[in-house]
RNA sequence: GGGUAUGUAGCUCAGUCGGUAGAGCACAGAUCUUAUAAGUCUGCGGUCGUGGGUUCAAGUCCCGCCAUACCCACCA
Numbered sequence: 001g002g003g004u005a006u007g008u009a010g011c012u013c014a015g016u017c018g019g020u021a022g023a024g025c026a027c028a029g030a031u032c033u034u035a036u037a038a039g040u041c042u043g044c045g046g047u048c049g050u051g052g053g054u055u056c057a058a059g060u061c062c063c064g065c066c067a068u069a070c071c072c073a074c075c076a
Base pairs, nucleotide, nucleotide: 001072002071003070004069005068006067007066010025011024012023013022019056027043028042029041030040031039049065050064051063052062053061
């Protein structure tokens, strides 16, 4: 330098043919217990890496950039 994949909640990950974002764990509260843990119930938590574009509508499509991992090439 070229290419591929990934980037979504604190963490690990879903998200179909574009239709307005979810699960588990964690955390907080309640319940239960002599108490703790476990269990049960409820709640909290995001503008989807970033900047643009297309569209009535974008996590999803298009373009640039950034980060990480891998492959190839080049230099020495």

Overview
Predicted 3D model of a 76-nucleotide RNA (transfer RNA) from a Minisyncoccota bacterium. Its mean pLDDT, the model's own confidence on a scale to 100, is 82. Its Rfam family is "tRNA". Rfam classes the family as a transfer RNA. About the family: Transfer RNA (tRNA) molecules are approximately 80 nucleotides in length.